[in-house]
Molecule: c-di-AMP riboswitch aptamer (ydaO/yuaA leader)
Organism: uncultured Lysobacter sp.
RNA sequence: CGCCGAGUUCCCCGGGUCAUGUCCGGGGGAGCGGGGGAACCACUGGGAGCCGGGCCGCUCUUGCCCGACUCCCGGGGCGAGUCGCGGCAGCACGCCGCGUAGCGCCAGUCCUUCGGCGCGAGCCCGUCAGCUAACCCCGUAGGCAGCGAAGGAUGGA
Repeated sequence: CGCCGAGUUCCCCGGGUCAUGUCCGGGGGAGCGGGGGAACCACUGGGAGCCGGGCCGCUCUUGCCCGACUCCCGGGGCGAGUCGCGGCAGCACGCCGCGUAGCGCCAGUCCUUCGGCGCGAGCCCGUCAGCUAACCCCGUAGGCAGCGAAGGAUGGA
């Protein structure tokens, strides 16, 4: 100097120092970020089994749609971090691999295109929360190491 991320900045008090600052603790603002919370509107679930009806079809089977019955299943938040297939495993949990919705980087900034390299986690609330004006509450961490190209616009030196 730069990157992921909301995670920056100012002021006051105390500690510390000969003193100021850095630093440490507490408090208050601004900026940025998040949650709860009316009216109106929205929402009446998913899966498995079985039965009945319908569609396709030469027939059978399979598949799809609708309805009834039985059984099983809490819900939500931050975040890009979802979903699918296969393997290990008796199931579950978990682990591994291959993909994937989506996300990030490639250096003045923004948009588009090509190319390249990565991520695709984790944590929290605790039976409870759709949206939501007023109003209320919370966070302001942590972790990294990069300089491929073209077009348009724009800024600075």